[in-house]
Description
Predicted 3D model of a 102-nucleotide RNA (Purine riboswitch aptamer). It matches the Rfam family "Purine riboswitch aptamer". Gene Ontology term of the family: purine nucleobase biosynthetic process. Rfam's curators write: Riboswitches are metabolite binding domains within certain messenger RNAs that serve as precision sensors for their corresponding targets. Allosteric rearrangement of mRNA structure is mediated by ligand binding, and this results in modulation of gene expression. A class of riboswitches that selectively recognises guanine and becomes saturated at concentrations as low as 5 nM. In Bacillus subtilis, this mRNA motif is located on at least five separate transcriptional units that together encode 17 genes that are mostly involved in purine transport and purine nucleotide biosynthesis. It has also been shown that some members of this family are specific for adenine instead. The coordinates come from a structure-prediction model, not an experiment, and the mean pLDDT is 78. It was read from a public genome assembly, where an Rfam model found it. Of the family's consensus pairs, 100% are formed in the model.

RNA sequence: GCAAAAACAAUUAAACAUUUCGGUAUAUAUCAAAUGAUAAGGUUUUGAAGUCUCUACCCGGUCGCCGUAAAUGACCGGACUACCGAUGCGGCGCAUUGGCGG
Numbered sequence: 001g002c003a004a005a006a007a008c009a010a011u012u013a014a015a016c017a018u019u020u021c022g023g024u025a026u027a028u029a030u031c032a033a034a035u036g037a038u039a040a041g042g043u044u045u046u047g048a049a050g051u052c053u054c055u056a057c058c059c060g061g062u063c064g065c066c067g068u069a070a071a072u073g074a075c076c077g078g079a080c081u082a083c084c085g086a087u088g089c090g091g092c093g094c095a096u097u098g099g100c101g102g
Stems, first nucleotide, its partner, number of pairs: 001100002008098004016090001018088001020086006026056001030048005041066002050057001058078007
């Protein structure tokens, strides 16, 4: 000095999506009614209840106990959901940068 529109590429905060970990909640508790078995059994249904809380309130296993009755007990492993924090990753758009010659 020329070019500098778009596209593309790189970098990039927050929001947002998502991974993992941790924390809080809840003890995947508890109570009641009904229902159904009986040692090869101990089930099923509903309601209440607990959380500054939506949802969930089950699954698998071990060991007892009950001498045939109407009643179950203890323990182990597992999360899910809501929110918060940390962390990894993604990330529209915005912004910045980009080329050539003397």